Annotation
A computed fold for a 76-nucleotide RNA from candidate division WOR-1 bacterium RIFOXYA2_FULL_41_14, annotated as transfer RNA.
RNA sequence: CGGAGCGUGGCCAAGCUUGGUCUAAGGCGCUACCUUGGGGUGGUAGAGAUCGCUGGUUCGAAUCCAGUCGCUCCGA
Numbered sequence: 001c002g003g004a005g006c007g008u009g010g011c012c013a014a015g016c017u018u019g020g021u022c023u024a025a026g027g028c029g030c031u032a033c034c035u036u037g038g039g040g041u042g043g044u045a046g047a048g049a050u051c052g053c054u055g056g057u058u059c060g061a062a063u064c065c066a067g068u069c070g071c072u073c074c075g076a
Stems, first nucleotide, its partner, number of pairs: 001075007010028003020059001030046005052068005
C1' cells in the first nucleotide's frame, strides 16, 4: 500500500441477506423485594445500548451507500 472480516447495554451476544408500522431478543453481571438465623441457591420486579464515528439515500436506516477510526487476518 491492496483485499477481507469484526465493532450493538458493564461483559458475551441475536437481529443486518427480506429497511417499517409500539417497544433493539437472550445469557452473565448489577439494584430492590420475597425466601434464609445469616450467606448461597431459587423466585418476582427493575435500571441500563438509539447499534464505532461522520455524512448521504429514503416517508422511514442497527439494517442500504460513501468516507473515516479501532482490532484481527491475508497478500505485496
Overview
The coordinates come from a structure-prediction model, not an experiment, and the mean pLDDT is 80. Rfam family: tRNA. Its family is annotated with triplet codon-amino acid adaptor activity in the Gene Ontology.